[in-house]
RNA sequence: GCGGGCGUAGUUCAAUGGUAGAGCAUCGGCUUCCCAAGCCGAGGGUUGAGGGUUCGAGCCCCUUCGCCCGCU
Numbered sequence: 001g002c003g004g005g006c007g008u009a010g011u012u013c014a015a016u017g018g019u020a021g022a023g024c025a026u027c028g029g030c031u032u033c034c035c036a037a038g039c040c041g042a043g044g045g046u047u048g049a050g051g052g053u054u055c056g057a058g059c060c061c062c063u064u065c066g067c068c069c070g071c072u
Base pairs, nucleotide, nucleotide: 001071002070003069004068005067006066007065010024011023012022013021018055026042027041028040029039030038048064049063050062051061052060
């Protein structure tokens, strides 16, 4: 230099172009003499960044940044 993959909640990951979710973690409640476990609930998101297409984009297109792999 060229090609490919990945980027979404604190973390690990989902999500056929049609309300962004789950596990774990955090916080609160129930339970217990206390802790843990268990059960119920709550908070937490510029979907890496910037544009474009579309009635509508995490998803399609372009550019760009970071990480990983391959080729030269």